[in-house]
Context: one part of a larger RNA
């Protein structure tokens, strides 16, 4: 010093933290929407508008959990060239011309159910296509050859080429980054070269040939064991430890594998396969994924509420109103920690009673406590009520502003007094029954066991344990 646990005991605020074990398994709700200023269609309309599923557009790659995996460019630090960026600042051209088509919907059918088949209507900022820039490519300069765009009554608006920023992202490289030699030899796409492929890009990334390379005791390869830092904790410092909260990187999203789509993904609440597991089944087949936030069980010494708002901050969508937002702001449990405050102040010697202890003289609990005077934080009652929210922050100066009422009342506990180590006597007990961190105590007068008195230490917290320095 703790993310603490037990065990007594427990007044109140603040502030902050709260599954370290089962990456065990989940019932139920929420946890991603959003535009009608793109588009057809339904229904309702107070005729302004509104609601709805369905095409289409942007977002679901953010935010948010968790630490299995990972000894690795995977982090940290400094470099770097051969890249790409949706929105968003800037530049600077351009938005023409033609068509076909599907969902919505209706009409027949299939299925228990997911949900499927077909036949016919329709719309777009959905798709196809031409043409123009631009790009590439050959070039006999004529071409070829790929690739844009969309409206609306209106626009500071949307598309679409070029160029540039910005801000994320990919990749490369120096060095640094646990143990274990009872792990000494490892490597065939392995090193390297050439052609080609493939990517947004370098590159054995792949692939044909071709050559024998390549790393290793400055520790390779194996095996174990972990995410990394910023920090944190201890220490005078060098150093050990350690990585909860908060930030930044990475890596996962039941397990194992894959690509679609997109500016960004091999995608936590998306899609296919395959596996184990749960559920539903009319046995034909289908649904599911809490390491979101609550919550349930279940491991465990141990770790909260199935809670309230979007009012602020931020995100997403939209011109906006505005929706969504378990991000986030708050409250709820818990002395889990730190850190503030209360549990009263004076005054009172007959040094009462009462305990306790004794030489029976007394002494000690002890101003303690009664009584006498006075105080009201907190807590209770009533009452009033700023601030967050209109930018914000620092500073000076005027003015203004809120009510108060009872009553010492409702509030102390834990350890230990042999030595280390601050505190001592009595009386049971009699090697017993205990105690004990180390030394050790107890066999008849035990300051060392149990109890009392009386002391000592911290105090809303004491003591044990564990862990690390």
């Nucleotide at each position: 010093a703790c993310g603490a646990a037990c065990g007594c005991u427990g007044g109140c605020g603040g502030c902050a933290g709260g599954c370290c074990u089962a990456a065990c398994a989940c019932a139920u709700g929420c946890a991603a929407g959003u535009c009608g200023a793109g588009c057809g269609c339904a229904c309702c309309u107070u005729c302004g508008g509104g609601u709805g599923a369905g095409c289409g557009g942007c977002g679901g790659a953010c935010g948010g959990g968790u630490u299995a995996g990972u000894a690795a460019c995977g982090c940290g630090u400094g470099g770097g060239a051969a890249u790409u960026u949706g929105c968003c600042c800037a530049u600077u051209g351009g938005u023409a011309g033609a068509g076909g088509a599907u969902a919505a919907c209706u009409c027949a059918g299939g299925g228990a159910a997911a949900c499927c088949c077909g036949g016919g209507c329709u719309a777009a900022u959905a798709c196809u296509u031409u043409a123009u820039a631009c790009g590439c490519c050959c070039u006999u300069c004529g071409g070829g050859c790929u690739u844009g765009a969309a409206a609306g009554c209106u626009g500071u608006c949307a598309c679409u080429g070029u160029u540039u920023g910005a801000u994320g992202a990919g990749c490369c490289c120096g060095c640094g980054u646990c143990a274990g030699a009872u792990u000494a030899g490892c490597u065939a796409g392995u090193u390297g070269g050439u052609g080609g492929g493939g990517u947004a890009a370098u590159g054995g990334c792949c692939u044909a040939c071709c050559a024998a390379g390549g790393c290793g005791a400055c520790g390779a390869u194996c095996u174990g064991u972990a995410g990394c830092u910023g920090g944190u904790c201890u220490g005078a410092g060098a150093g050990g430890a350690u990585g909860a909260u908060c930030a930044g990187c990475c890596a996962c999203a039941c397990u194992g594998g894959g690509a679609c789509u997109g500016a960004g993904a091999c995608a936590c609440g998306g899609c296919c396969c395959a596996g184990a597991c749960u559920c539903c089944u009319a046995c034909g087949g289908g649904a599911g994924g809490c390491a979101g936030c609550a919550g349930u069980g279940g491991g465990g010494a141990a770790u909260a509420u199935u809670g309230g708002a979007c009012a602020a901050u931020g995100g997403g969508c939209g011109c906006a109103a505005g929706c969504c937002u378990g991000a986030u702001c708050c409250a709820g449990c818990c002395a889990u920690g730190c850190c503030g405050c209360g549990u009263g102040u004076g005054u009172g010697a007959a040094g009462a009673a009462g305990g306790c202890c004794c030489u029976a003289g007394g002494g000690u609990u002890g101003u303690a406590a009664a009584g006498c005077a006075c105080u009201u934080u907190c807590a209770g009652c009533a009452g009033g009520g700023a601030g967050g929210a209109a930018a914000a922050g620092c500073g000076u100066a005027g003015c203004g502003u809120u009510a108060g009422c009872a009553g010492a009342a409702g509030a102390a506990g834990c350890c230990c007094c042999g030595g280390c180590u601050a505190a001592c006597u009595c009386c049971g007990u009699g090697c017993c029954a205990g105690c004990a961190g180390c030394c050790g105590c107890g066999g008849u007068a035990a300051u060392a066991c149990g109890g009392a008195g009386g002391g000592g230490g911290c105090u809303a917290g004491c003591g044990u344990u564990g862990u690390u320095c």
Notes:
The prediction has a mean pLDDT of 84. A computed fold for a 469-nucleotide part of an RNA from an uncultured prokaryote, annotated as small-subunit ribosomal RNA, 5' domain. The RNAcentral record of the full RNA draws on ENA.